[in-house]
Model confidence (mean pLDDT): 78 of 100. This is a predicted complex of two RNAs, RNase P RNA and transfer RNA, with 422 nucleotides together. It holds a member of the Rfam family "Bacterial RNase P class A". It is annotated as a ribozyme.
RNA sequence: GGAGCCGGACGAGCCGUCGCCGCGGAUGCGAAUCCGGGGAGGAAAGUCCGGGCUCCGCAGGGCAGGACGCUGGGUAACCCCCAGGGGGAGCGAUCCCCGGCAAGCGCAACAGAGAGCAGACCGCCCCGCGCAAGCGGGGUAAGGGUGAAACGGUGGGGUAAGAGCCCACCGGCUGCGGCGGCGACGUCGCAGGCCAGGCAAGCCCCGUCCGGAGCAAGACCACAUAGGAACGCGCCUGAGGCCGGCCCGGCCGAUGCGUUCGGGUAGGUUGCUUGAGGCGCGGAGCAAUCCGCGUCCUAGAGGAAUGACGGCAUAGAACAGAACCCGGCUUACGGUCCGGCUCCAGAA
RNA sequence: GGAGCGGUAGUUCAGUUGGUCAGAACGCCGGCCUGUCACGCCGGAGGUCGCGGGUUCAAGUCCCGUCCGCUUCG
Repeated sequence: GGAGCCGGACGAGCCGUCGCCGCGGAUGCGAAUCCGGGGAGGAAAGUCCGGGCUCCGCAGGGCAGGACGCUGGGUAACCCCCAGGGGGAGCGAUCCCCGGCAAGCGCAACAGAGAGCAGACCGCCCCGCGCAAGCGGGGUAAGGGUGAAACGGUGGGGUAAGAGCCCACCGGCUGCGGCGGCGACGUCGCAGGCCAGGCAAGCCCCGUCCGGAGCAAGACCACAUAGGAACGCGCCUGAGGCCGGCCCGGCCGAUGCGUUCGGGUAGGUUGCUUGAGGCGCGGAGCAAUCCGCGUCCUAGAGGAAUGACGGCAUAGAACAGAACCCGGCUUACGGUCCGGCUCCAGAA
Repeated sequence: GGAGCGGUAGUUCAGUUGGUCAGAACGCCGGCCUGUCACGCCGGAGGUCGCGGGUUCAAGUCCCGUCCGCUUCG
């Protein structure tokens, strides 16, 4: 100098004028006016996970259903994060993946002889027939061919030809044991049998977790639920309801209940922002994170607020805007800055 | 703001337990029929399965992300 990997921060600043929405104070009966101070994001987004909060049978058990899935840790919790293990890609920094097909069931088009404890088309070998080309019967799975996938690899023995048929080594598997590690796992040894294919983002098995709904949840005040019509069921051997996937279980229940028609009300307050909160320092830990001390208050609307103009020499352009609140993930994003690392080339 | 459903040919829709399965009807194009048109008959074209990844030998179908549309709750 070039190419690249990972992490973090910012994401139009200041001044003036005029506006918009809350809060506090003053004046005012009120309407309103004046003063002070505050006013979108890293994703406010998608609503994909997890929790708080609220209500519903206080949610106990079982079934069904769903989610997750190497190990250890973090957390309120997680499909999150950190550290490690194994496998894969890359020269590398680094990135991606993760229970069990040796429990059972199921699936594999086309091609091919044969596709699940399979199979013999060509070939090879033996026997018989034939002058010969070849034909028939049997053996075989080393070689060829098909396929995404064909039932270990190399070498030797063996054989009519061959074959884990036998042997040695290698790979892989199962069981047992030693050592290291909390563990996933690593490593070493012994024994076994000759090899056990793929798919669980197919059913399923194992383990862990999950009650349901959502601020249009819910609470309070005011107002209304008056008086009716028709039909049906029931009056304790109980109609029906609470009841929300089902069952067990629990409770209420008699001039009562259900369906349809018809009549009536639907305005306001609250929930609402101080919180698993931000910043700084110290400590524990490899880290995620946790602990202690100090300090700060930083949007809360309900047709829904943050905009316009001018100036700073000029241009100011990304994705996009809170609606109960947090922790994550994912996706969108013009550009700027910082830190760490790798590879290549050159110079000293 | 919350919840649910869908996207396949020009249009309306099928698509099973993942497989030579991408189809039906209408429409479009060509030919036949007719003096001509319509109807009818024969043949044909037309598809990034909304988009991007992943699982698998193989994806319209299974999984994840994303975009668009529709419905519903006071």